Transfer RNA from a soil metagenome, 73 nucleotides, folded computationally.
[in-house]
RNA sequence: CGGCCCGUAGCUCAGCUGGCAGAGCACCUGACUCUUAAUCAGGGAGUCGAGGGUUCGAUUCCCUCCGGGCCGA
Numbered sequence: 001c002g003g004c005c006c007g008u009a010g011c012u013c014a015g016c017u018g019g020c021a022g023a024g025c026a027c028c029u030g031a032c033u034c035u036u037a038a039u040c041a042g043g044g045a046g047u048c049g050a051g052g053g054u055u056c057g058a059u060u061c062c063c064u065c066c067g068g069g070c071c072g073a
Stems, first nucleotide, its partner, number of pairs: 001072007010025004019056001027043005049065005
């Protein structure tokens, strides 16, 4: 310098043929228990990496940039 992949909740990730942002774990509250753990019920938590474009509408499509990984030179 060129190519490809990834970036979504605290963590690991799904969703990406455009139409209300989700799961597991973790965390908080309650029940149960002598207490803890386990189990059960409920709950909080997101500028979807940043900016711009297309669109009635963008996590999703297009462009640029930032960060990480791999390959080539």
Rfam family: tRNA. Rfam classes the family as a transfer RNA. Its mean pLDDT, the model's own confidence on a scale to 100, is 80. The sequence is in RNAcentral, with records from MGnify.